[in-house]
RNA sequence: GAUUGAAAAAGGCAAACUCGUCGCGAGGCGAGGACGCAAAGCUAAGAGGUCUCAUUCGAGAUAGCUCGGCCGCCAGC
Numbered sequence: 001g002a003u004u005g006a007a008a009a010a011g012g013c014a015a016a017c018u019c020g021u022c023g024c025g026a027g028g029c030g031a032g033g034a035c036g037c038a039a040a041g042c043u044a045a046g047a048g049g050u051c052u053c054a055u056u057c058g059a060g061a062u063a064g065c066u067c068g069g070c071c072g073c074c075a076g077c
Base pairs, nucleotide, nucleotide: 003076004075005074012037013036017032018031019030020029021028022027035064041070042069043068046067047066048065049062050061051060052059053058
């Protein structure tokens, strides 16, 4: 540097649900909680999908739907 995630270790994230809070909503944030995750880290101003809307030739949500981009821990080879 490339590649892989079988075993191990150090550590990480946190679905449903509950409470609080913000939002019309999809949903966001905080706390609790763990179904899972080797990128469940970042990117929605890369593409597609899905979802929402009082304003629908528009405006939003989702990165834990897929692909891409960027960056990264441990271990094997």
Description: The RNA shown here (c-di-GMP-I riboswitch aptamer) has 77 nucleotides and comes from a Solirubrobacteraceae bacterium. Its mean pLDDT, the model's own confidence on a scale to 100, is 86.